A computed fold for a 107-nucleotide RNA from Salicibibacter halophilus, annotated as SAM riboswitch aptamer (S box leader). The sequence is in RNAcentral, with records from Rfam. Model confidence (mean pLDDT): 80 of 100. Lineage of the source: Bacteria > Bacillati > Caryophanales > Bacillaceae > Salicibibacter.

[in-house]
RNA sequence: CACUUAUCAAGAGAGACUGAGGGGUUAGGCCCGAUGACGUCCGGCAACCUCCCAUGAUGGGGAAGGUGCCAAUUCCUGCAGAAUGAAUUCAUUCUGAAAGAUAAGUC
Numbered sequence: 001c002a003c004u005u006a007u008c009a010a011g012a013g014a015g016a017c018u019g020a021g022g023g024g025u026u027a028g029g030c031c032c033g034a035u036g037a038c039g040u041c042c043g044g045c046a047a048c049c050u051c052c053c054a055u056g057a058u059g060g061g062g063a064a065g066g067u068g069c070c071a072a073u074u075c076c077u078g079c080a081g082a083a084u085g086a087a088u089u090c091a092u093u094c095u096g097a098a099a100g101a102u103a104a105g106u107c
Base pairs, nucleotide, nucleotide: 002106003105004104005103006102007101008100013042015041016040017039021032022031023030027077028076029075043070044069045068048066049065050062051061052060053059054058074099079096080095081094082093083092084091085090
């Protein structure tokens, strides 16, 4: 890198340093940011792997270790379908797909 499976509406600082862009990429929106964003450190959240107890499927508890995460649903839309609205190209809502992220596993 590729493939498989699971999850993606919850949660997480009024700290320190730094100093200009940032929200992964593309397009369109919409936001965050000198009242300091992004990033780093500390801190925290969660519980995939993991640990303990019971156990047939599974349930309960923990957080030492491996990851992950800590603006906005994965910030929203981009494809397909449905419902509603005097609505053929529009708007809103819903469902699914695709793409992406994270974890575990396989080659």